About this RNA
This is a predicted structure of a 524-nucleotide part of an RNA (large-subunit ribosomal RNA, domain I) from a Bacteroidota bacterium. The full RNA is in RNAcentral, with records from ENA. The coordinates come from a structure-prediction model, not an experiment, and the mean pLDDT is 82.

[in-house]
Context: one part of a larger RNA
RNA sequence: GGCGUGCGGGGGAUGCCUUGGCUCUCAGAGACGACGAAGGACGUGGUAAGCUGCGAAAAUUCACGGGGAGAUGCAAACGAUCGAUAAUCCGUGAGUGUCCGAAUGGGGCAACCCAUGCAGAUGAAGUCUGCAAGAAUAGUCGGGAACCUCCUGAACUGAAACAUCUAAGUAGGGAGAGGAAGAGAAAACAAUAGUGAUUCCGUGAGUAGUGGCGAGCGAAAUCGGAAUAGGCCAAACCAGUGAGCGUGCUCACUGGGGUUGUAGGACUGCGUUGUGGACUUAACAUGAUUAGCUGAACAGUUUGGAAAGACUGACCAAAGGGGGUGAUAGUCCUGUAUGCGAAAGUUGUGUUAUACCUAGCAGUAUCCUGAGUAGGGCGGGGCUGGAGAAACCCUGUCUGAAUCUGGCGGCACCAUCCGCCAAGCCUAAAUACUACUGAGAGACCGAUAGUGAACCAGUACCGUAAGGGAAAGGUGAAAAGAACCCUGAGCAAGGGAGUGAAAAGACCCUGAAACCGCACGCUU
Repeated sequence: GGCGUGCGGGGGAUGCCUUGGCUCUCAGAGACGACGAAGGACGUGGUAAGCUGCGAAAAUUCACGGGGAGAUGCAAACGAUCGAUAAUCCGUGAGUGUCCGAAUGGGGCAACCCAUGCAGAUGAAGUCUGCAAGAAUAGUCGGGAACCUCCUGAACUGAAACAUCUAAGUAGGGAGAGGAAGAGAAAACAAUAGUGAUUCCGUGAGUAGUGGCGAGCGAAAUCGGAAUAGGCCAAACCAGUGAGCGUGCUCACUGGGGUUGUAGGACUGCGUUGUGGACUUAACAUGAUUAGCUGAACAGUUUGGAAAGACUGACCAAAGGGGGUGAUAGUCCUGUAUGCGAAAGUUGUGUUAUACCUAGCAGUAUCCUGAGUAGGGCGGGGCUGGAGAAACCCUGUCUGAAUCUGGCGGCACCAUCCGCCAAGCCUAAAUACUACUGAGAGACCGAUAGUGAACCAGUACCGUAAGGGAAAGGUGAAAAGAACCCUGAGCAAGGGAGUGAAAAGACCCUGAAACCGCACGCUU
């Protein structure tokens, strides 16, 4: 030096565990904010650094309910206290709520500075204390995970290069709204038969189409379902009020009237007080929810540190879901099934009252029925449609009708035929999403996994900044967390002793490998 055996060190794999995650389901909710939000700064405890709570009334105050013996958060100990005159705790409502922040008296490098009015500090003050006040007729403002509408809007990429095209109206940016949003009651589809607002799902269908006819893109009707709901203006006309002047017209406002395509309405004649509604407010009734309450049934022996295990014999079950308890418990605890419960707040439904809205028939001379609109030219954009034979929809620009004997559409255009009535508005449900709350599930993970984060994590740390971004879980059933003695300079460490089932001894469950030793054996 090598090999082997044994015993250690080192290290933290593996096994087991789970406080945390992940993905869904059902239900709720989608709240907030000038009555000052979201988010913060600074304070606040007997001792108090951090987290949590709270706000100078500061781990809290008051009222009303619940609950019933202990309590002063995480978090021990000491101290000082509170509690059957009902504490702590839980729920509802109220109070207080510094400073910054939309931030709003003015300013500002957020959490600071300086003003105004009134009152006080004996008089005064570049001082101190307290209170009040933003602008404004009203509304609005800021914030919020995703969903939604509108405006704006890429590139990488694909086309095996690349330019039309694609990616994609995606990502990104901006504005705005709601619990949903948007759409929506035919100037629609269809085709010789008919349907009858919109939305969503399935189908039609990767079809018809489109396309350097490349890459690719890609409908609709129909049919089957989900859910169903229809309404209101403008105008004609009438009345009132006001204004103007060309003194009998015009304009404006308010009220009535009226709302459609087998045209309808005004107008004329006849007729209508009850019905229904998408529900304002109040009362009553009855549910839900925000605390809770009730709740059956087991003992012995044995092993063991410990029984819930084993054995023996019982019992309950509308409860043998789950969790805990010194190992594996229907009958120990918490619960579960069942039944019950609200002073106060929120909310659903019903009834009654109330607010609001709510018919028709006949006649037809005259009047009305949405104008810089429809349509057209040029240039763009949207549809399955890339300008094409290119209808339809939107519009930057230039133009520009008709008025019911009217107008638009049915994929150039014309005729016939058919359908419909634009240029005003509203509309629940079926649909989308989940930051948040409750309940539940998993052939999901189990600490290099699962969220970046099981742990005081968007922390430490890095970066001028935008931003980037970790590592880190486990004693034991219970601290019983090792009194006391010895060695030692020792508050280091070790040896005894003691605890414990076991040192598992806090560098703490298990404790692999690399790597490093010690002892012994064999051997060059």